Model confidence (mean pLDDT): 85 of 100. Transfer RNA from Candidatus Woesearchaeota archaeon CG10_big_fil_rev_8_21_14_0_10_44_13, 74 nucleotides, folded computationally. RNAcentral holds the sequence, with entries from ENA. Rfam family: tRNA. From the family's description: Transfer RNA (tRNA) molecules are approximately 80 nucleotides in length. It is annotated as a transfer RNA.
RNA sequence: GGGCCGGUAGCUCAGCCUGGUAGAGCACUUGGAUAAGAAUCAAGUGGUCGAGGGUUCGAAUCCCUUCCGGCCCG
Repeated sequence: GGGCCGGUAGCUCAGCCUGGUAGAGCACUUGGAUAAGAAUCAAGUGGUCGAGGGUUCGAAUCCCUUCCGGCCCG
């Protein structure tokens, strides 16, 4: 230098192909339960979807550029 994969909640990841309300588990907060806890149950908080631009009525999703990480080729 070239190619491929990945980047989404505090953490681990789905969703992307086929555009239409951003999700799951864990964690955290509050409450129930307990003599008090743990476990458990219920509810809730938390996101510029790596960044910028384009297409579109509408983009995490399609297109272009770019940053970071991993692997391969040279």